[in-house]
RNA sequence: GAAGUUAGCCGGGCAAUCGCUGCCGAAUAAAUUCGCGCGGAGGAAAGUCCGGGCUCUAUAGAGCGGGAUGCCGGUUAACGGCCGGACGUCGCGAGACGAUGGACAGUGCAGCAGAAAAUAUACCGCCCAAGAUUUCUUGGGUAAGGGUGAAAAGGUGAGGUAAGAGCUCACCGCAAUCCUGGUAACAGGGUUGGCAGUGUAAACCCCAUCCAGAGCAAGACCAAAUAGGGGGACAAUGGCGUGGCUCGCGUCGUCUCCGGGUAGGUCGCUAGAUUCAAAAGGUAACUUUUGAGCCAGAUGAAUGAUUGCCUCUCGACCGAUUGGUCGAAAGACAGAACCCGGCUUACAGGCUAACUUCUCUU
Numbered sequence: 001g002a003a004g005u006u007a008g009c010c011g012g013g014c015a016a017u018c019g020c021u022g023c024c025g026a027a028u029a030a031a032u033u034c035g036c037g038c039g040g041a042g043g044a045a046a047g048u049c050c051g052g053g054c055u056c057u058a059u060a061g062a063g064c065g066g067g068a069u070g071c072c073g074g075u076u077a078a079c080g081g082c083c084g085g086a087c088g089u090c091g092c093g094a095g096a097c098g099a100u101g102g103a104c105a106g107u108g109c110a111g112c113a114g115a116a117a118a119u120a121u122a123c124c125g126c127c128c129a130a131g132a133u134u135u136c137u138u139g140g141g142u143a144a145g146g147g148u149g150a151a152a153a154g155g156u157g158a159g160g161u162a163a164g165a166g167c168u169c170a171c172c173g174c175a176a177u178c179c180u181g182g183u184a185a186c187a188g189g190g191u192u193g194g195c196a197g198u199g200u201a202a203a204c205c206c207c208a209u210c211c212a213g214a215g216c217a218a219g220a221c222c223a224a225a226u227a228g229g230g231g232g233a234c235a236a237u238g239g240c241g242u243g244g245c246u247c248g249c250g251u252c253g254u255c256u257c258c259g260g261g262u263a264g265g266u267c268g269c270u271a272g273a274u275u276c277a278a279a280a281g282g283u284a285a286c287u288u289u290u291g292a293g294c295c296a297g298a299u300g301a302a303u304g305a306u307u308g309c310c311u312c313u314c315g316a317c318c319g320a321u322u323g324g325u326c327g328a329a330a331g332a333c334a335g336a337a338c339c340c341g342g343c344u345u346a347c348a349g350g351c352u353a354a355c356u357u358c359u360c361u362u
Stems, first nucleotide, its partner, number of pairs: 001358010012310007020040004024035004042333001046344002049342005054215004066211005071085005086100001087098004101206002106204002108200003123146002125142007154172006173195001174193008219267004229258006238252005274293008313328006
């Protein structure tokens, strides 16, 4: 210098004018008005995919059913998150990715091809014998070679044999057992055995651990009327309906009390597993202590618009470089709605640190 890997950070600044919203203060009976008063979107506020707080409902406890997770250890309020480690695969490497428990608990499935798909088996081939006689038939042995398949009963080499074969041996693999290291996953080594019987659990299933349901439109409170419901008192012995009459029943007035509850309003609502800094413990995630700080709270839903300057970026020109002049639209993704911890997804442009590979120079 080029090409990469991992982790983290930023996401314009200042000012003026005109507005919007919350709080505070003043004026006012109140609505409201005023104030050089104080606050006013994000790293993802998004998707709503996990986990928790909070609220209501249900609940003695346990089980069935259902769901989630699934190597080991740690972390946390909790998690399917995060951190560290093991193993496997990929990459020259820094590193990346992995539903990574169990296939002697049981059941199922394995298309096509192929002789045979789990009871093992023999199409071509190789070898032996008999017959026939020119390459064929029958019987037997074999599984090294060929062929099929995603997968074929260990692999390579040597010995051995009629031909072959763990038939025998060496190394590798595998199984059982023991030792060593490690908290563990696991790793390394020794001894024994010629060697178990395929794959699939993102098929049912088994094992282990965890899990009540609904969500701030949760939920609590106040509560209007020419709107309803219930009780009491008063008033005429009244009006209307019940086909004409009587009784009875219904209904109509005024006042008052009670309860539910619509519109509407208040609370929930933002001070919290909080932010920043330092110290300490830990490889880290994370934790503890001390100090400092207060940082949106709208509800047809505020957080905006215009202008100027600066900076960044881009383009053009001048200049050997630093730089100078001119021009352009701070220009991406996006926007709170009960609150937190994560994950995922989107993102113009820029910055930092550590590491890897290659090349050049000294």